[in-house]
Context: one part of a larger RNA
RNA sequence: GGAUGAACGCUAGCGACAGGCCUAACACAUGCAAGUCGAGGGGCAGCAUGGUCAAAGCUUGCUUUGACUGAUGGCGACCGGCGCACGGGUGCGUAACAGGUGUGCAAUCUGUCCAUAAUCGGGGAAUAGCCCGGCGAAAGCCGGAUUAACGCUCCAUGUGAGUAACCACCGCAUGAUGGUUAUUUGAAACGCAAGGAUUAUGGUUGAGCACGCUUCUGAUUAGGUAGUUGGUGAGGUAACGGCUCACCAAGCCGACGAUCAGUAGGGGUUCUGAGAGGAAGGUCCCCCACAUUGGAACUGAGACACGGUCCAAACUCCUACGGGAGGCAGCAGUGAGGAAUAUUGGUCAAUGGACGAGAGUCUGAACCAGCCAAGUCGCGUGAAGGAAGACGGUUCUAUGGAUUGUAAACUUCUUUUGUCUGAGGGUAAAGUUAGGUACGUGUACCUAUUGGAAAGUAUCGGACGAAUAAGCAUCGGCUAACUCCGUGCCAGCAGCCGCGGUAAUACGGAGGAUGCGAGCGUUAUCC
Numbered sequence: 001g002g003a004u005g006a007a008c009g010c011u012a013g014c015g016a017c018a019g020g021c022c023u024a025a026c027a028c029a030u031g032c033a034a035g036u037c038g039a040g041g042g043g044c045a046g047c048a049u050g051g052u053c054a055a056a057g058c059u060u061g062c063u064u065u066g067a068c069u070g071a072u073g074g075c076g077a078c079c080g081g082c083g084c085a086c087g088g089g090u091g092c093g094u095a096a097c098a099g100g101u102g103u104g105c106a107a108u109c110u111g112u113c114c115a116u117a118a119u120c121g122g123g124g125a126a127u128a129g130c131c132c133g134g135c136g137a138a139a140g141c142c143g144g145a146u147u148a149a150c151g152c153u154c155c156a157u158g159u160g161a162g163u164a165a166c167c168a169c170c171g172c173a174u175g176a177u178g179g180u181u182a183u184u185u186g187a188a189a190c191g192c193a194a195g196g197a198u199u200a201u202g203g204u205u206g207a208g209c210a211c212g213c214u215u216c217u218g219a220u221u222a223g224g225u226a227g228u229u230g231g232u233g234a235g236g237u238a239a240c241g242g243c244u245c246a247c248c249a250a251g252c253c254g255a256c257g258a259u260c261a262g263u264a265g266g267g268g269u270u271c272u273g274a275g276a277g278g279a280a281g282g283u284c285c286c287c288c289a290c291a292u293u294g295g296a297a298c299u300g301a302g303a304c305a306c307g308g309u310c311c312a313a314a315c316u317c318c319u320a321c322g323g324g325a326g327g328c329a330g331c332a333g334u335g336a337g338g339a340a341u342a343u344u345g346g347u348c349a350a351u352g353g354a355c356g357a358g359a360g361u362c363u364g365a366a367c368c369a370g371c372c373a374a375g376u377c378g379c380g381u382g383a384a385g386g387a388a389g390a391c392g393g394u395u396c397u398a399u400g401g402a403u404u405g406u407a408a409a410c411u412u413c414u415u416u417u418g419u420c421u422g423a424g425g426g427u428a429a430a431g432u433u434a435g436g437u438a439c440g441u442g443u444a445c446c447u448a449u450u451g452g453a454a455a456g457u458a459u460c461g462g463a464c465g466a467a468u469a470a471g472c473a474u475c476g477g478c479u480a481a482c483u484c485c486g487u488g489c490c491a492g493c494a495g496c497c498g499c500g501g502u503a504a505u506a507c508g509g510a511g512g513a514u515g516c517g518a519g520c521g522u523u524a525u526c527c
Base pairs, nucleotide, nucleotide: 001527002526003525004524006523007522008521009520010519013379014378015377016376017375019372020371021337026335027334028333030332031331032330035082036081037080040079041078043075044074047073048072049071050069051068052067053066054065055064056063057062058061089290090289091288099214100213101212102211103210104209105208108207109206113203114202115201116200117199118198119197120196121155122154123153124152131144132143133142134141135140160185161184162183163182164181165180166179167178168177170175190195216262217261218260223253224252225251228250229249230248231247232246233245234244235243265287266286267285268284269280270279271278272277292313293312294311295310296309315326316325317324318323343369345368346367347366351365352363353362354361355360382413383412384411385410392404393403394402395401396400418464419463420462421461422460423459427454431450433448434447435446436445437444438443439442471516472515473514474513475512476497477496478495482511483510484509485508486507492499493498
């Protein structure tokens, strides 16, 4: 000098863009953050509509009230499907195939989606809900009866797939591919249809595994290792493998630093530097790990699962003392810690996600707004003229000069900003709903309709009026900028050298000057 997720002191007009718990992965009140589908199902608690019956009023065919009715729209709870493995957070752990980079899988899986081929025949038993009964303070649980499905299950069917044998052909090897024979294995009804389901192959996307190189400090850590290293066989896995087990052998790693200890998420990148290098890894993107602590599996295409389950532990809460409930490292917010870090805001309008045929519903993702000079950039706090070089201040060699200083006053002008008042595009492209036309059964077009949180914001006019807006640090040398007064080794300053003991350009004040400027200094850290 540059830089910062900064903090502190003094000061402070505006906007745009980006940023905002670095400390206690400390504890959390409250609300919200993952639902959706009635075009899968039985149903009907609530709402609306219709129907039937009864009563009342009368205008004699209407109105009101009550009861019944799933008949219709729809739908709380329930069964079922899909999603909840994404999105969002944090950096505890991890020195490791965790990350980066480059290969390999002839050792692998992959829901939804796309393409191709084939199939969708016949039965069965339950269960939730509803109803009845019981236990419990509650959370909740138990028993009985009965019922449905795209829930569960049995049989048949084999395009194909798995396994074994043989043949052909290919490969760096284990081996792959094709053909023949034997054996095992599937579905879901419905609907006018669209569609939906099942099996197989290929693709896409995502994931898993293995390997080469690379990745902090310490030798005042020198030996470490028994499933340890390898083999055979078996089990297990989507898959290879001591991954696990039985037996056999005695190996394997290490001064090219094993093991141990400390520290730490890694990368793209960021800062600095002419570069080489050094330092950092906040925001954004990719990967990894974690979800109070430890362990475990279930479901599923995918988890050993942040807002799922079970067990143990600590903590907090409820309790009728028998027993239960909970997990903000999601968004806000609270306490604590700390030098220090924001609103218990708005909207699904856009982008994206889940579900749905769709309308749509949900979405603290996202988009916006609020707070903070915490950063970068931009703008402003006026411009031109104006010498009686005014008054006042300061100072000197003091009837006078110098300086503040064109500075002010004063004259003319402008209106960024400000206040008031008007106009106000685009983010909206689609899509929805209704109708129509054309071709010919779902496309295109037309007309109307609906659709904006931010926000009447940005922006552009008009009016007013210099009006609403300057500080901070320094002035001995380094280092740009000097005098007077006070103080008298005191009070104090200080980054280093150093200054202060009676004329201090170094302390304190004043005047003046210098630097930067809505900031300026100090502190901390890195180069």